[in-house]
Overview
This is a predicted structure of a 98-nucleotide RNA (SAM riboswitch aptamer (S box leader)) from Lentibacillus salicampi. The model forms 94% of the base pairs in the Rfam consensus. It matches the Rfam family "SAM riboswitch aptamer (S box leader)". Rfam links the family to the GO term regulation of gene expression. Lineage of the source: Bacteria > Bacillota > Bacilli > Caryophanales > Lentibacillus.
RNA sequence: UUCUUAUCCAGAGAGGUGGAGGGACUGGCCCUUUGAAGCCUCAGCAUCGGUCUGUGACUGUGCUAACUCCAGAAAGCGUAAUGCUUUACAGAUAAGAA
Repeated sequence: UUCUUAUCCAGAGAGGUGGAGGGACUGGCCCUUUGAAGCCUCAGCAUCGGUCUGUGACUGUGCUAACUCCAGAAAGCGUAAUGCUUUACAGAUAAGAA
């Protein structure tokens, strides 16, 4: 990197550094100099995998604005209009495989 399977309406942030971006992509909308991303420290959430003396603990990942922030393709329903629902695609994470 690709493939397979599972999950995605829950949950959980402070400090330091840094100095303008960030929320995958596109459109929207939003966050951000009352300090973005990145990095470091500490803390927390979760329970996919592993271990053990196993209703729990430790550990390898992951995560800690907004439903995966909303929509994107198709179908159905509905309104004066904005809409609503389902599935797929895409994406993220874990485990396994090539």